[in-house]
RNA sequence: GGGGUUGUGGUGUAGCUUGGUCUAGCAUCCGGGCUUCGGGAGCCCGCGACCGGGGUUCAAAUCCCCGCAACCCCA
Numbered sequence: 001g002g003g004g005u006u007g008u009g010g011u012g013u014a015g016c017u018u019g020g021u022c023u024a025g026c027a028u029c030c031g032g033g034c035u036u037c038g039g040g041a042g043c044c045c046g047c048g049a050c051c052g053g054g055g056u057u058c059a060a061a062u063c064c065c066c067g068c069a070a071c072c073c074c075a
Base pairs, nucleotide, nucleotide: 001074002073003072004071005070006069007068010028011027012026013025020058030046031045032044033043034042051067052066053065054064055063
């Protein structure tokens, strides 16, 4: 320099060629409550996320373009 894959809460992930019922699900962490003499376990509630920018569209986590980052391959 060329090519490919990936990027979603503090952490790990689902959703992505079916675009719409997703103001985004699940687990864990954290906060509160119930239960207990207390703790643990269990149950309930809450908090918090689509890598950045632009475009297409009535509507974008999802499609397109340009970047950034990580990993892999070629030279």
Annotation: Predicted 3D model of a 75-nucleotide RNA (transfer RNA) from a Candidatus Aenigmatarchaeota archaeon. It matches the Rfam family "tRNA". Its family is annotated with triplet codon-amino acid adaptor activity in the Gene Ontology. The organism belongs to Candidatus Aenigmatarchaeota, within Archaea. The prediction has a mean pLDDT of 81. The RNAcentral record of the sequence draws on ENA and MGnify. RNAcentral records the identical sequence in 3 taxa.